Context: one part of a larger RNA
RNA sequence: CAAAUGGUGGAUGCCUUGGCGGCUGAAGCCGAUGAAGGACGCAGAAGGUAGCGAAAUUCGCAGGGGAGUUGCCAACAAACGUUGAUCCUGCGGUGUCCGAAUGAGGAAACUCUCUCCGGUGAAGACCGGAGAAUCCAUUUUGACGUAAGUCAAAGCGGAAGGGAAUUCGGGGAAGUGAAACAUCUCAGUACCCGAGAGAAUAGAAAUCGUAUGAGAUUCCCUUAGUAGCGGUGAGCGAACAGGGAACAGACCAAACCACAAUUUAUUGUGGGGUUGUAGGGUUUUGCAUAAUAUCUUGAAAUUUUAAGAAAACAUUCUGGAAUGGAUGACCAAAGAGGGUGAAAGUCCUGUAUCUGACAUUAAAGUAAAGAUAGGCAGAAUACCUGAGUACCGCGAUCCACGUGAAAUGUCGCGGGAAUCUGGGGCGACCAAGCUCCAAGUCUAAAUACUUCAGCAGACCGAUAGUGAACUAGUACCGUGAGGGAAAGGUGAAAAACACCCCAAGUAGGGGAAUGAAAUAGAUCUGAAACCAUUUGCUA
Numbered sequence: 001c002a003a004a005u006g007g008u009g010g011a012u013g014c015c016u017u018g019g020c021g022g023c024u025g026a027a028g029c030c031g032a033u034g035a036a037g038g039a040c041g042c043a044g045a046a047g048g049u050a051g052c053g054a055a056a057u058u059c060g061c062a063g064g065g066g067a068g069u070u071g072c073c074a075a076c077a078a079a080c081g082u083u084g085a086u087c088c089u090g091c092g093g094u095g096u097c098c099g100a101a102u103g104a105g106g107a108a109a110c111u112c113u114c115u116c117c118g119g120u121g122a123a124g125a126c127c128g129g130a131g132a133a134u135c136c137a138u139u140u141u142g143a144c145g146u147a148a149g150u151c152a153a154a155g156c157g158g159a160a161g162g163g164a165a166u167u168c169g170g171g172g173a174a175g176u177g178a179a180a181c182a183u184c185u186c187a188g189u190a191c192c193c194g195a196g197a198g199a200a201u202a203g204a205a206a207u208c209g210u211a212u213g214a215g216a217u218u219c220c221c222u223u224a225g226u227a228g229c230g231g232u233g234a235g236c237g238a239a240c241a242g243g244g245a246a247c248a249g250a251c252c253a254a255a256c257c258a259c260a261a262u263u264u265a266u267u268g269u270g271g272g273g274u275u276g277u278a279g280g281g282u283u284u285u286g287c288a289u290a291a292u293a294u295c296u297u298g299a300a301a302u303u304u305u306a307a308g309a310a311a312a313c314a315u316u317c318u319g320g321a322a323u324g325g326a327u328g329a330c331c332a333a334a335g336a337g338g339g340u341g342a343a344a345g346u347c348c349u350g351u352a353u354c355u356g357a358c359a360u361u362a363a364a365g366u367a368a369a370g371a372u373a374g375g376c377a378g379a380a381u382a383c384c385u386g387a388g389u390a391c392c393g394c395g396a397u398c399c400a401c402g403u404g405a406a407a408u409g410u411c412g413c414g415g416g417a418a419u420c421u422g423g424g425g426c427g428a429c430c431a432a433g434c435u436c437c438a439a440g441u442c443u444a445a446a447u448a449c450u451u452c453a454g455c456a457g458a459c460c461g462a463u464a465g466u467g468a469a470c471u472a473g474u475a476c477c478g479u480g481a482g483g484g485a486a487a488g489g490u491g492a493a494a495a496a497c498a499c500c501c502c503a504a505g506u507a508g509g510g511g512a513a514u515g516a517a518a519u520a521g522a523u524c525u526g527a528a529a530c531c532a533u534u535u536g537c538u539a
Stems, first nucleotide, its partner, number of pairs: 001536007013524001014489002018460002020457001022455007029162002037098003040053003044076001047073003050057001059092006068080003103112003113132008134159003138155007166197001167195005177184001181231001207214002218245004228236002249442003252386001256271006276420001278385003281381007292373006302362001305359001307355003313328005329346002331335001337349003391415007401427001422437005476483002496523001499511004
C1' cells in the first nucleotide's frame, strides 16, 4: 500500500405517534353561586403523567351500550360484572387550601380573631355549619346640623379579577430609505395605557355630483399606480362613476296641551312631534280606522351533544406468515381510510345508504297570540325646528393633499351670528344656479380574529416539521426579569435467551434454546473518518 474480516461511529434508506399552512361548518367570553392559574392531597402499592377533591382514580338520576373491567408508563396482588359492570352522552351532587381573595394579618397555598347555631365533654376546651373586606347606587332607622348634608347600622342590587388574536380610543419611537442628512420616509408601524364585544367601529346626508342625476353604513373588485401630493428627491397616493356581498330603518329636544311640585324663576311626568319638492304646532274644513311601534305570554320544523343496522371468496403454489402468483366466483347508492405475520372491495374496523335522544344546544325570546298607541288631504297663521354653537383671527392637526390659491373635518386661545324673507356645501373668493338642513341619540347583516370538529395538501419527515413526535417550557443556567436543550424505530408475536461453562462477577463472553432471521439480543438499515486482526506486496 492492497484485499478480507471485525470494532467504533450514526450518515443514508424506509417508517410516523408529532407538527405546518389552508378550506368548510359550528362556537365565541369566564368570574363573589369564588374565575383564570396553582399548592397539597386521593389508588393495595414508591414515582411520573392524566383524572379527581376529605363523598377525592370518584357519588346520584336519565339515556346509550352489551362483555368484559379496576387510565397510561406496567407488570403483580386483590376484586367487580348479564340482578348489565367498565365505557360513552346529558343533567345534578361533592369540590381541602391559595389566588380578585373579600373577617384580620401574611414572606401565596399559612397564622390569628369575633358573632350566631349545633355536637362532644365534669371542665379548660375541641369539632362541625353560617356570617363578618372595600367601593357605587338605592331604601329604612338613628345621631348631629338652620340647611345643603355628614356619620353609623341594617336590607336589596351592582362592581372588582382573568382572557391568544381580532376592535375602538389616548399616547407614540428608532434602526431604515433618501445611496450623506435636517423637511420627508420608516409610521401613526412597533411598543405602552384605557375600554369593550362576540364581533368592534361606522351608519340613515347641513352627502356626492354636474347641468342628466344618485340616495345610510361596512366589505370586496375596478377606477389606478390614474388625478394629485412631494428637499417636485426618496417616496406617498385618493375620489367620482361602474360591478358585486349584504341590506332596515328608528327615537329624542322644541312649539302646544294636561297633571304634579315649587324657592314664583321654573322644574318634573304624560300626551304631542321629528322634516328640506321644508316639516311640525295652533285655528279651521273634509275624509278615514290600516301599516307600524312598544309591552306581556311564547312555539315548531330542523339542529348540537351518545349511538344502531349495514353487502360480497374459495381452492391451489411459493413462503416463517398470503393481502402475492395461478384458477374459478361474488358484492357494489359500499373500489374513502386504517388494521391484520408481504400488496385485501368480499378477514377485522369502517364506508355508501338508512335509522336514532329521556335529557341537552341552537333555531329564539324568533314565528304566533294578546294588550296599548296609532291616519290622510286643503286653507289660514308666523308659535317651534339643537348657541358660547356656526363663523372669523392666531396656533395646531387630520384629510392621498408637506401652507400651498387650500376648501372640507377636528382641537386650543381670543372674538362671536342668523332663526325659514333662515342656514350649510358645491376645493381661495364673488355672483347665479344646483343641492342639503349642523350644533341630540340608537341601529341587524355583509367584514376581522381565534378555538373546536371535519376534510384534503406538487407541506415537513426526527440537525426537518412547533422550542417540544419521548417525564418539554421538562432537565439545566440565572438573585431576578429571563434563557432553554438533548433525546423516536428489537420482532409478526417477548417467543426478552431455561440450563451448562469461563470469570471476582447482577460486567462481558462461549455453548444450548426461541425465532424466517440473533452480524434482529436491548436491538431496523448501519456509509465515511478513525482503530485493529489476518494474508499478500514494496523496501